[in-house]
């Protein structure tokens, strides 16, 4: 001094799945809130192939799979994962 990639912070975008039932309250035809049953999957988290191995053991990813958690009227909020800045730090020179 330093690019891609990387790890952080910010800003922008960012899906999916019932307001069905029941009960309680608010005072009212809506609104919380709990409980059922039903559903989503992109926060987290669990499982799996091939390749390696003579064999065995073992390894082994995901936007794939399980929904444990999460989440499902509108709004909030979170959200993999995109773009952008901005700090850092390395690896090379």
């Nucleotide at each position: 001094u330093c690019a891609c990639a990387c790890c952080g912070u910010g800003c922008g975008g960012g899906a999916g799945a019932g307001u069905c039932c029941c009960c309680g309250g608010c005072u009212g035809u809506g609104c919380c809130g709990g409980g059922g049953c039903g559903c989503c999957g992109a926060a987290g988290g669990g499982g799996c192939a091939a390749g390696c191995u003579c064999c065995c053991c073992g390894g082994g990813a995901a936007g794939c799979u399980c929904u444990c958690a999460g989440g499902c009227g509108c709004a909030a909020a979170g959200g993999a994962c995109c773009g952008c800045a901005c700090g850092g730090a390395c690896a090379g020179g």